[in-house]
């Protein structure tokens, strides 16, 4: 999507998260735990050495005075120790990830261009001198932070001299190396720099030099982000040269010089980002990420700068300068949680202001020990992973109850639970109770290089009475989300009824919802399930692995070339690519294998592999590369020929067409579907003659020809370029393809000038329309033409990029070749048409490939927005190039199939038309319907397929409907249980009946019970709704000729074939040929009626003969001839003929026949359409009413009436009307009927009554016709409607509402717009008879049935309807289809907008702080620093 096959996007199933949110929760282990680089209060997070030193504030021992006997007070003498001067350490250790696209990282090399404290090793020395200085004291200042001044002191603080070299610098020989600059070893010689004590006497330090290890710094190569709608950047930039400067190179800085460097291999700029091992996904390549751990960088309130030091421009250091807080006595001042808890404030949203320094690691320190929010523990919290448990067994009247159903009954929930019996992880409650612990330190002992080591013994747990364990109780303490239409496991009822909601996509809900909402059930995870949100997967849907471009998305509009990619034969070299192989680096962690430890597993621990990488060495040489020397076959030349609308110029010609003069001519021309605008008596159109002009180039001409594409067509000339052919003389790979880039580029448009006939956008007038800003006329500008210059598009298409190589053939062409040649066969290069293999989704391509392969460019990644906006380039300009996003859909597409449809094609049919004959549509009544009305006017049937239809009989009944009155187990049947004998009739009364009451009267029996009321039950009853929940029946299409199957064959499929073709037929009927062969519903045919004969029979029916008898009449006796009756049987078959034809079959005034080509008519109705119609014949599923939506009765009502429609009937007249006489059916119907006949009555009718349960008897008289007579064209002697009187019948009852009869009245109509219907032979019309229903009719209807009895069909062009074949389709609810624009309301994104606001960035200037440098000067000093 009806289906299909491909393209192709959406969505889902997995698996992942520092998560969040719902709902829920027994227990342990193990990890994990701010979004705002927002702003913090409070406490801590960095000290520490008395074995460097002046001292002695506190504290505590000792001693000592005083003495209230527990205080006071001296004693640095001791243990110690605030402030201070010194050493080390505060550069680690812990936070963030803000900023950075950078040598930041990450990997690999390098420093012959460096530093480097504690530490290892070694060597060498460690002597002498001096002067301040905090601290204490004084004295002042200030709120405070702090400062100042004066004296006075020590050091391993600081300064000077001595000594030295393998330091430093400079000379000078001599050797050795290397990578350019250089490096280096040795020897001489000169200059210049060192130190500190302290001590328990054990040592602990200090200097100088090597060398080591760590740790930093520098340079490099390669490597990972976006955007080109960022294309150019750069003046210290880029090299030099010399100076400075640095631990060290180096524009790192400065001066001169030079003009360079970086950039399509992406500089510049803008954006975004902390990188790596890793994590997570994925078969893998790869995506995506960058929390915890570990590496490296970078930050510390924002911003600069130094200082000090081995090491910083320094998280808890300094100055400054900003911003914000706080304190202030208003003069000043103090501050930095991205350290560990905590706050507040943000936000869906992430913890305790815990205990330890036991262990591990750090600083300081001989050490004892100090410090330590590093760390180790514990506290929250299902965040995540990982274990474990909420019990096991048995137990079936398969309890009751809930839910379901085909409901006496069955299924499940369910062995489920109860009940018995067992376990005790966990839990409670009570004992026991740990590794983790090694150190160091003292003590013993041993050994010793005297430095220390070994052994044993004490000592030392923050976690913690934690893990573990043992006893005891007792199933005891513990189950929940979420799903259940498909994708996806898992299904009932109910209750809603497009409402209420659901939904990840597709869809669900409109009264039977497995999709809502709830229950029962089931599944599927399980202390967890869901859901959101974000990643990979799936998606080969951005494709290296692993995609494509004719038509789906997509081949640039040619061409030529630049760089680039790529390149053709031999035969060296090289070894960069390429392949080995070694060797180094790939940090632990993580993954993964194995083992190990927690009772297991998560977790950890040990080992191993792996780290696909990048260097180094070193081998190989097939390809590649690069080089070299050759080749020619690829490219090109050269030459001898051909061919053509190839292209610029120029000249030239003839039709054609309209102007112009001039002449004949006279009235219309012209143009159309038809017309008119329009020309034309001022002479057109026609026709001739004769001049200018423009533009085009008839015939030839052709899927013919050239060109690279656009594109090129009269002829001649020159000029000019190409292609192919043949020759194989030369050139040697020169080759292709080609991102940028130049050039051509059809038509329209531009610009300047010029032409201008014909034709012609715009415009204008006529017509057409509804309407016509179109199509058609009739005019007519720009343009079409040329020169030149712009434009750069086009369905610039073969919708098909170039080149190349290879793969079967036929066939037509065009130009050359093979000595001639119209013959043949063959070859080169072209332009066509069928095809093999192959290929494609088909469709179709197929040596001119869309086939098989190589090379190189373009381009595509769902539809729409959109080739839009924005920026930018180009253009006069129109407008081209390039090209988004927000938003919004679940599709959009290609190709094929099958219907349907088409104002598409062919073919054919039907009372479709058409040609005829009567009719509707106008009147009057009938009927039905809609409308209205009404208490009700029951109810259904609406296009053809409803409306004289259900209804083939509405006064009561029917009767569904309405008023009113009663019933409730009921109006009807049935079964059970009790009670009784009635039940009913008959009368009376009440009443509209229904019903109530009263009174008399009443059963059978085989005694089982039948029958019948009454109470009670179980099962009612409803024409109430759902024909769209059904079943049966029926309308249509349609009596149209279709509609399908097996089996076989083609198509990937869907689906074809067959059923299509050629012919014929009413028919898919038959025949022929055919990948088909058969077959089935359906057509025919079998069946009924009629048409013609026999045959049998022969009463009720017939009467030719023979008798009888009547006024007559098959009446009657007889008869079966014949009508007829009904049973059976013949007849028709294209069987004979003739023509046509392969046959099938078709023609014929054919024979013959009662009939002739299905003789006439009926019954019979394929698959399937139209949710057709009908729950109101009837059945039924669900819903729904139960003193009513059931029943019973009366009275109305369905018969209403302003008006539309249909279907009929009388009619309007003289082919008639009336009147009189007369003929001739058929097929029915009758006993509660049909009635003959007589009698009454004008008549309907009564009133008598024979006969028929029927071929007996009767309804029954047919009528039109036929004679005769009247009427004479008029509202009529036509028509008969309305209406008045009487009356007759059915009926319990004609008032509403009934047929009929009589007599009086005597409406409208005078053949009927527009339009429409029926019918093709016993038809059409026209005539009347019967019967169903039915007391009786509203019947003119219905359904039969004979009488009389026509007309026309040329023909298939049109209307309708329907068949087959084709063909287009964007349609499949299928043309009543689909489907496009505007607009109204509302919703959703984006925008304009006077403006304001905030943030980056670049340029210019102005002031300028701490700091750094550099100069001068004056004073101070050890003549340093300042």
């Nucleotide at each position: 999507u009806g289906a299909u096959c491909c393209u192709g996007g959406c969505u889902c199933a997995c698996g992942a998260u520092g998560a969040a949110c719902g709902c829920u929760a027994a227990c342990g282990g193990c990890a994990g735990g701010c979004u705002u680089a927002c702003a913090c209060a409070u406490g801590c997070a960095a000290g520490u050495c008395g074995a460097g030193g002046g001292g002695u504030a506190a504290c505590g021992a000792u001693g000592g005075u005083g003495c209230u006997u527990g205080c006071a007070c001296c004693a640095g003498g001791c243990g110690a120790c605030g402030a201070c001067c010194g050493g080390c350490g505060g550069a680690c250790g812990g936070g963030u990830g803000a900023g950075u696209a950078a040598c930041a990282c990450g990997u690999a090399c390098g420093c012959a261009a460096u530093u480097u404290g504690c530490c290892u090793u070694u060597a060498a020395c460690u002597g002498g001198a001096g002067g301040a200085u905090a601290g204490c004291u004084u004295c002042g200042g200030g709120a405070a932070a702090c400062c100042g001044u004066a004296a006075u002191u020590a050091a391993u603080a600081c300064u000077c001299c001595a000594u030295a070299g393998u330091a430093u610098u400079c000379a000078a020989a001599a050797g050795a190396c290397g990578c350019a600059u250089g490096u280096u070893u040795u020897u001489u010689g000169a200059a210049u720099u060192a130190a500190a004590g302290c001590u328990c006497c054990g040592g602990c330090g200090g200097u100088u030099a090597a060398a080591g290890a760590u740790a930093a710094g520098c340079a490099u190569g390669c490597g990972g982000g976006a955007c080109a709608u960022u294309a150019g950047c750069u003046a210290g930039u880029u090299g030099g040269u010399a100076a400075g400067g640095u631990a060290a190179c180096g524009g790192c800085u400065u001066a001169c010089c030079a003009a360079g460097g970086c950039g399509a291999c992406g500089a510049u700029g803008u954006c975004u980002a902390g990188g790596g091992g890793g994590u997570u996904u994925g078969a893998g390549a790869g995506g995506a990420u960058g929390a915890u751990c570990c590496c490296c960088c970078a930050c510390a309130c924002u911003g600069g700068u130094a200082c000090u030091g081995a090491g910083a421009c320094a998280c808890g250091g300094a100055c400054c300068a900003g911003a914000c807080u706080c304190c202030u006595a208003c003069g000043g001042g103090a501050g930095g949680c991205a350290g560990c808890a905590g706050u507040g404030a943000g936000g869906a949203a992430u913890a305790u202001u815990g205990g330890g320094c036991a262990a591990u690691g750090g600083g300081c320190g001989c050490a004892a020990g100090c410090c330590u929010g590093a760390c180790c523990c514990a506290g929250c919290c299902a965040u995540g992973c990982c274990g474990c448990g909420u019990g096991c067994a048995g137990g079936a009247u398969g309890a009751a109850g809930g839910u379901c159903c085909u409901a006496u009954g069955g299924a499940u929930c369910g062995u489920a639970a109860a009940c018995u019996g067992c376990u005790u992880u966990u839990g409670u409650a009570u004992g026991g109770g740990a590794a983790g612990a090694a150190c160091u330190u003292c003590c013993c002992g041993c050994a010793u290089u005297c430095g220390u080591g070994c052994g044993g013994g004490a000592u030392u747990g923050a976690c913690g009475g934690u893990a573990c364990u043992a006893u005891a109780c007792g199933a005891a303490u513990a189950a929940g989300g979420a799903c259940c239409g498909g994708c996806u496991a898992a299904c009932u009822c109910c209750g809603u009824g497009c409402c209420a909601g659901c939904a990840g996509c597709c869809g669900c809900g409109g009264u039977a919802a497995u999709a809502c909402g709830g229950a029962g059930g089931g599944u599927c995870c399980a202390a967890g399930c869901g859901u959101u949100a974000u990643c990979c997967g799936g998606a080969u849907u951005c494709a290296c692995u692993g995609g494509g471009u004719u038509u789906a998305a997509a081949g640039g509009g040619u061409g030529c070339g630049u760089a680039g990619g790529u390149g053709g034969a031999a035969c060296g070299a090289u070894a960069a690519g390429u392949c080995g192989a070694u060797g180094g680096u790939g940090a632990a962690a993580g993954c993964c294998u194995a083992c190990a430890g927690c009772u297991u597993a998560a977790c950890u621990g040990u080992a191993g592999a792996a780290u696909u990488g990048c260097c180094a060495u070193u081998g190989a040489u097939a390809c590649u590369g690069u080089u070299g020397u050759u080749c020619u076959u690829g490219a090109g030349u050269a030459u001898a020929g051909u061919c053509g609308g190839g292209g610029g110029a120029a000249g030239u010609g003839g039709a054609a067409u309209g102007c112009g003069u001039a002449a004949u001519g006279u009235a219309g021309c012209g143009g159309u579907g038809a017309a008119a605008u329009g020309c034309a008596u001022a002479g057109a159109u026609a026709c001739c003659a004769u001049a200018a002009a423009g533009a085009a180039c008839a015939c030839c001409g052709a899927u013919a020809g050239c060109g690279u594409a656009g594109g090129c067509a009269g002829c001649u000339u020159a000029c000019u370029a190409g292609a192919c052919c043949g020759u194989a003389a030369c050139u040697g790979a020169c080759g292709c393809u080609g991102a940028g880039g130049c050039a051509c580029g059809a038509a329209a448009g531009c610009g300047u000038g010029g032409g201008g006939a014909g034709c012609g956008a715009a415009c204008a007038g006529g017509a057409u329309u509804a309407g016509a800003u179109a199509c058609c006329c009739u005019g007519g500008u720009a343009g079409u033409c040329c020169a030149c210059g712009c434009u750069g598009u086009a369905a610039a298409c073969g919708a098909u990029g170039a080149g190349g190589a290879c793969u079967c053939g036929c066939u037509g062409u065009u130009g050359g070749c093979g000595a001639u040649a119209c013959a043949c066969u063959g070859u080169c290069a072209g332009c066509g048409g069928c095809c093999a293999a192959g290929u494609u989704a088909a469709c179709g391509c197929g040596u001119u490939a869309a086939g098989u392969c190589c090379u190189c460019c373009a381009c595509c990644u769902g539809g729409g927005g959109a080739g839009u906006a924005c920026g930018u380039u180009g253009g006069c300009g129109a407008c081209a190039a390039u090209g988004a996003a927000a938003c919004u859909c679940a599709a959009a597409g290609g190709a094929a199939u099958u219907g349907a449809c088409g104002g598409g094609g062919g073919u054919c049919c039907g009372c479709a038309c058409a040609a005829g004959c009567g009719g509707u549509g106008g009147a009057g009544c009938a009927u039905g319907u809609g409308g209205u009305u009404u208490a009700a006017u029951u109810c259904g049937a609406u296009g053809a397929u409803a409306c004289g239809c259900g209804a083939g009989g509405a006064a009561c009944c029917u009767u569904a409907c309405c008023u009113g009155g009663g019933c409730u187990c009921g109006a009807a049947u049935g079964g059970c249980u009790c009670c009784g004998g009635a039940c009913g009739g008959c009368a009376g009364c009440a009443g509209a009946a229904a019903u109530g009451u009263u009174g008399c009267u009443u059963u059978c029996u085989u005694c089982g019970g039948a029958c019948u009321g009454g109470a009670g039950u179980c099962a009612a009853g409803g024409u109430g709704c759902u024909g769209c929940a059904u079943g049966g029946c029926u309308g249509u299409c349609g009596u149209c000729a279709g509609c399908u199957c097996g089996u076989g064959c083609c198509g990937u499929g869907a689906g074809g074939u067959g059923u299509u073709g050629g012919g014929u037929u009413a028919a898919g009927u038959c025949c022929c040929g055919c990948a088909a062969c058969g077959a089935g519903c359906g057509c025919a045919a079998c069946c009924c009626c009629u048409a013609u004969c026999c045959u049998u029979a022969g009463u009720u029916g017939c009467c030719a003969u023979c008798a009888g008898g009547u006024u007559a009449u098959g009446c009657u006796g007889g008869g079966g001839a014949c009508u007829c009756u009904a049973a059976g049987g013949a007849g028709a078959c294209u069987g004979c003929c003739u023509g046509c034809g392969c046959a099938a079959g078709c023609a014929g005034a054919g024979a013959g026949g009662a009939a002739g080509g299905a003789g006439g008519g009926g019954a019979c109705g394929a698959c399937g359409u139209c949710a057709a119609g009908u729950c109101a014949u009837c059945a039924u599923g669900g819903c729904c009413c139960u003193u009513a939506c059931g029943c019973c009765c009366a009275g109305g009502g369905c018969u209403a009436c302003a008006c539309a429609c249909g279907u009929g009937c009388u009619a309007c007249a003289a082919u008639g009307g009336c009147g009189c006489a007369u003929a001739c059916a058929a097929a029915g119907g009758g006993u509660a009927g049909c009635g003959a006949g007589c009698a009454g009555g004008c008549a309907a009718c009564u009133g008598u009554a024979a006969g028929c349960c029927a071929a007996u008897c009767u309804c029954a008289a047919a009528a039109a016709g036929u004679g005769c007579g009247u009427c004479u064209c008029a509202g009529u002697u036509c028509g008969g409607a309305u209406u008045g009187a009487g009356g007759u019948c059915u009926g319990c009852a004609a008032c509403u509402c009934g047929a009929c009869c009589u007599c009086a009245u005597g409406a409208a109509g005078u053949c009927g717009g527009a339009a429409u219907c029926g019918c093709u032979a016993g038809u059409a019309a026209u005539c009347g008879c019967a019967u169903a229903u039915c007391a009786g009719c509203a019947a003119u209807g219905a359904u039969g049935c004979g009488g009389u009895g026509a007309a026309u069909a040329c023909g298939u062009u049109c209307c309708c309807g329907g068949a087959c074949c084709u063909u287009g389709u964007a349609c499949a609810c299928a043309c009543c289809g689909c489907c496009c624009g505007u607009c109204a309301a509302g919703c959703c994104a984006u925008g304009g907008g006077a403006g304001u606001u905030g943030g980056g960035a670049g340029g210019a200037c102005c002031u300028g702080a701490a700091g750094a440098c550099g100069u001068a000067u004056a004073c101070c000093g050890u003549c340093a620093a300042g």